Model confidence (mean pLDDT): 80 of 100. The RNA shown here (transfer RNA) has 72 nucleotides and comes from Lachnospiraceae bacterium A2. Rfam family: tRNA. Its family is annotated with triplet codon-amino acid adaptor activity in the Gene Ontology. The RNAcentral record of the sequence draws on ENA and Rfam.
This record gives sequence, C1' cells and structure tokens, in this order.
RNA sequence: GGCGAUAUAGCAAAACGGUUAAGGCGGCAGUCUGCAAAACUGCUAUUAUCAGUUCGAUUCUGAUUAUCGCCU
Repeated sequence: GGCGAUAUAGCAAAACGGUUAAGGCGGCAGUCUGCAAAACUGCUAUUAUCAGUUCGAUUCUGAUUAUCGCCU
C1' cells in the first nucleotide's frame, strides 16, 4: 500500500426492515428478615461517529474512526 471481518448496557452476548432492543453475569434501589444471606420486584442502551435509501433502519448503502486478520 491492497483486501476482508468486527463495533449493541460496566462485562460477555441475541436481533435477518416493523409493535417496549431479549435473556445472562455484575451494580444500584426496594420487598422479605431481629441483622444478614438466599429469593423476589424494579432500574441500569441516543445500537462507534456522520450522512444516505425507506412510510419505517441495530438491520441496507457510503464515508470516517477503532480493533483484529490476510496479501504484498
């Protein structure tokens, strides 16, 4: 220098154009308890950024950024 893959919550990880973005671990708050633990309930996401296509985009397209890989 060329090509490709990936980017979703604190962590890892689903979603194949449509109705509240699942569930797990963790964290915080609450219920329960004499106090804890356990259990249960709730909360914890501007889907890397900027544009485009579409009635509608996590999903499709382009550019950029970051990480990883292949070729030279």
NCBI's taxonomy places the organism under Bacteria, Bacillati, Bacillota, Clostridia, Lachnospiraceae.